[in-house]
Large-subunit ribosomal RNA, domain V from a metagenome, 584 nucleotides, folded computationally. Rfam family: Bacterial large subunit ribosomal RNA.
Context: one part of a larger RNA
RNA sequence: CCCGCGGCAAGACGGAAAGACCCCGUGAACCUUCACUGUAUCCUGAUAUUGGUCACAGUCAUCACAUGCGUAGGAUAGGUGGGAGGCGAUGAUCCGGUAGUUCAGGCUAUCGGGGAGCCAACGUUGAAAUACCACCCUUGUGCUGUUUGUCAUCUAACUCUGACCCGUGAAGCCGGGCAGAGGACAGUGUUAGGUGGGCAGUUUGACUGGGGCGGUCUCCUCCCAAAGAGUAACGGAGGAGUGCAAUGGUCGGCUCAGCGCGGUUGGCAAUCGCGCGACGAGUGCAAAGGCAGAAGCCGGCUUAACUGCGAGAUAUACAGAUCGAGCAGAUACGAAAGUAGGCCUUAGUGAUCCGGUAAUCCCGUGUGGAAGGGUUAUCGCUCAUCGGACAAAAGGUACUCCGGGGAUAACAGGCUGAUCUCCCCCGAGCGUUCAUAGCGGCGGGGAGGUUUGGCACCUCGAUGUCGGCCCAUCACAUCCUGGGGCUGUAGGCGGUCCCAAGGGUCCGGCUGUUCGCCGGUUAAAGUGGUACGCGAGCUGGGUUCAGACCGGCGUGAGCCAGGUCGGUCCCUAUCUGCCGUGGG
Numbered sequence: 001c002c003c004g005c006g007g008c009a010a011g012a013c014g015g016a017a018a019g020a021c022c023c024c025g026u027g028a029a030c031c032u033u034c035a036c037u038g039u040a041u042c043c044u045g046a047u048a049u050u051g052g053u054c055a056c057a058g059u060c061a062u063c064a065c066a067u068g069c070g071u072a073g074g075a076u077a078g079g080u081g082g083g084a085g086g087c088g089a090u091g092a093u094c095c096g097g098u099a100g101u102u103c104a105g106g107c108u109a110u111c112g113g114g115g116a117g118c119c120a121a122c123g124u125u126g127a128a129a130u131a132c133c134a135c136c137c138u139u140g141u142g143c144u145g146u147u148u149g150u151c152a153u154c155u156a157a158c159u160c161u162g163a164c165c166c167g168u169g170a171a172g173c174c175g176g177g178c179a180g181a182g183g184a185c186a187g188u189g190u191u192a193g194g195u196g197g198g199c200a201g202u203u204u205g206a207c208u209g210g211g212g213c214g215g216u217c218u219c220c221u222c223c224c225a226a227a228g229a230g231u232a233a234c235g236g237a238g239g240a241g242u243g244c245a246a247u248g249g250u251c252g253g254c255u256c257a258g259c260g261c262g263g264u265u266g267g268c269a270a271u272c273g274c275g276c277g278a279c280g281a282g283u284g285c286a287a288a289g290g291c292a293g294a295a296g297c298c299g300g301c302u303u304a305a306c307u308g309c310g311a312g313a314u315a316u317a318c319a320g321a322u323c324g325a326g327c328a329g330a331u332a333c334g335a336a337a338g339u340a341g342g343c344c345u346u347a348g349u350g351a352u353c354c355g356g357u358a359a360u361c362c363c364g365u366g367u368g369g370a371a372g373g374g375u376u377a378u379c380g381c382u383c384a385u386c387g388g389a390c391a392a393a394a395g396g397u398a399c400u401c402c403g404g405g406g407a408u409a410a411c412a413g414g415c416u417g418a419u420c421u422c423c424c425c426c427g428a429g430c431g432u433u434c435a436u437a438g439c440g441g442c443g444g445g446g447a448g449g450u451u452u453g454g455c456a457c458c459u460c461g462a463u464g465u466c467g468g469c470c471c472a473u474c475a476c477a478u479c480c481u482g483g484g485g486c487u488g489u490a491g492g493c494g495g496u497c498c499c500a501a502g503g504g505u506c507c508g509g510c511u512g513u514u515c516g517c518c519g520g521u522u523a524a525a526g527u528g529g530u531a532c533g534c535g536a537g538c539u540g541g542g543u544u545c546a547g548a549c550c551g552g553c554g555u556g557a558g559c560c561a562g563g564u565c566g567g568u569c570c571c572u573a574u575c576u577g578c579c580g581u582g583g584g
Stems, first nucleotide, its partner, number of pairs: 001584008010576003014571002022405004027401002029397004035202005042194008051154003055150004060145002063142004068137001078136005085119003094113008158182005164177004205217003214234001218240006241386001242284001243343002248302007256280001258276005282291002285348001287346003306329004312323003318387001331340003354380007362373002412459001413457001414455003418452001420448006429439002466541001467539003471533001472530005479504003482499006506520005547565004551560003
C1' cells in the first nucleotide's frame, strides 16, 4: 500500500413520510352565533271543506218620524219650486203634568183641564213663512231587509269512543249499522304575516421587515427629492371631506404690524392725536408659493357664482384633470378705456348601473293615443377597502384536511454586534495626606461572538426541540496546584496584576429543570466553545397533537409563554471515520 472479518455509531445536513408548527390560496371541511341570505318546523290571520237559529254591535238600502239658532229681525229662518190661503167641536188660542232633545232661550211628542179661535202676505231680511204641498241636503231615532263581526246554542258535514250488531270469516284491521261524546271547532289543502343555527348555502379585505394585535387605505401642503419634471419606505411634519348671497362682480378710495411722544378714569396693553414705519400685519380654514400700483381694509351700484362654444396648450397608460385668447347672445359696473364665464392659488371628493323630478321640436310594434324609452338639466352613495366585486355577510378549529412556500416565522447555523462579557484610554473625585495599593464620575477606543435582539441568507418533496445519562474534545478571559511584580505586604491571611492549559476540578436535599437555594466535604468544587457537543447512543420528567379539570376571557364554537392529571421515541450500517484482528 492492497483485500478481508468482527465491532462502534461521529459524519454522509443518513433512510422513512411532497412539514402536522408558521405563512400563503379571493383552497376545503366540520362547528358556533345577536354575520348574511334562505328554509323545515311551530304560532297567528284569511279562505275551501263549512251548515241552521237567537241575541248584541256595525255597514248599506227602502219607509216613517224628527233635526237645522252668525248679524238685523216678533224669533232656533237648512235649500229650491209651487202657493193666497191653511188648520180648527174628530177640540183652536190658553193653563198644568210627564217624556225626549237643547245653543238652556226654546223645539217635539203625549195626558188632563178648557171651550172658539189660531197661523200666513204686512215692515225689517242676501233669502219668507213648518200657513199648506212637493223634491232634496245635514244630523239622529225607529221598523223591515241585506251584509259583517262577537257571544250563545243546535245537528246534519267532519272527528273520536264502544266490552254492541252485521259483512259465508279468527281478528284488537277495514266497511256498514246502532249507541254515546265532541262539533262547524278540530283536522287537512291553499295563501299571508311572524318565529326559526333545527337545517342549508356562503361571506368574514389588503398593506405589513413572518403572521396576529396596533396603525393605515381617497385628496391637499412642506421636507426627504440629489438647482427641469418625476421619484420609495409602517420616513419626518401638518391639514381636507367645507365656507361665503357676500367673504362674488365692478367702480372709487385707503394702508398694515410694531415703536416713540402727547392725552380723563386707563394700568405693558382699550379708544384719540402727531411722527417713524417695504411689509415683520392681513389673507374664512393646513402649509408652501404669492400679494402694499395691492390678492390686504372701506364704501357705492349690482348678480358674469351667465347661455352656446372654443383656436391652442399643460399634464398624462386609460379614465379623468388643468389653463385658455377669441366668437355669438343677453347682462353688471364704469365718463371711458375696459373688467366680469365666482372667491390670492393649490384640498373641500366618487366612475358605471339602477331609479326620481323638471323640460323637450325626438321614438311610439297596423293607425290615433297611451304605456314605456330617448335627449337636456338636476337629485339619490363615510360605494372612506375612497378606479367603487353583490341591493344584501361574523367567528372557531388542539378533531382537522389539501395545494404550495425556506418568496415567510419558531430550533440551529450565517451576517451584524445595538444589547451582553471582557480589555484599554482620559482622570473629576474617594482613599487622614496622596488621582492610579485598591477604587474611579462624565466621556472615549476596542476585542470576543457564550446573552437578549436585528436581518430573513442554506434548509418547510422535514437540519428532531429543553434537561438528565454515557462518552468526550478544544480555548484560556486560570478555580486548585506552579513561578513572579506591586501593595494602604510586620508575621499569618489577603488584595491586585503578570506568566503558565501538565494534571485535577465532590457527594447529597428541593425542583422536569439549566440556573439557584440549602446540608456536608475539598487543594479546588473554573468560565466558555463544540448544531445552547452528543436521541440511525439511552431517557422522555418539561415543552408541543388528540381526553379531562380549574381560574380567567368569550353570547357561543372555543381560547390563554396560566395551572393541573394522562399521553406509541422506528431504522438489520452501503461509504467516510474510529476500535480490534487476519491475509497478501

The RNAcentral record of the full RNA draws on SILVA.
Model confidence (mean pLDDT): 83 of 100.